[in-house]
RNA sequence: GUUAUAUUAGCUUAAUUGGUAGAGCAUUCGUUUUGUAAUCGAAAGGUUUGGGGUUCAAAUCCCUAAUAUAACACCA
Numbered sequence: 001g002u003u004a005u006a007u008u009a010g011c012u013u014a015a016u017u018g019g020u021a022g023a024g025c026a027u028u029c030g031u032u033u034u035g036u037a038a039u040c041g042a043a044a045g046g047u048u049u050g051g052g053g054u055u056c057a058a059a060u061c062c063c064u065a066a067u068a069u070a071a072c073a074c075c076a
Stems, first nucleotide, its partner, number of pairs: 001072007010025004019056001027043004049065005
């Protein structure tokens, strides 16, 4: 340099072939216990990597940029 894949909550990830984003762990509060942990219940936490386009509607489709990984090429 070329190609492919990936980017979603603090971390790990799901999302039915476009219909308006869920879960586990962690955190906070409560429950339980003589107390801690574990258990159980609840809450909070997301402009879905940036920008643009298509659409009534985009995490999803298209273009572009960035970052990461892999393969290939170059290696004076």

The RNA shown here (transfer RNA) has 76 nucleotides and comes from Saccharomyces cerevisiae.
The coordinates come from a structure-prediction model, not an experiment, and the mean pLDDT is 80.
Rfam family: tRNA. Gene Ontology term of the family: triplet codon-amino acid adaptor activity.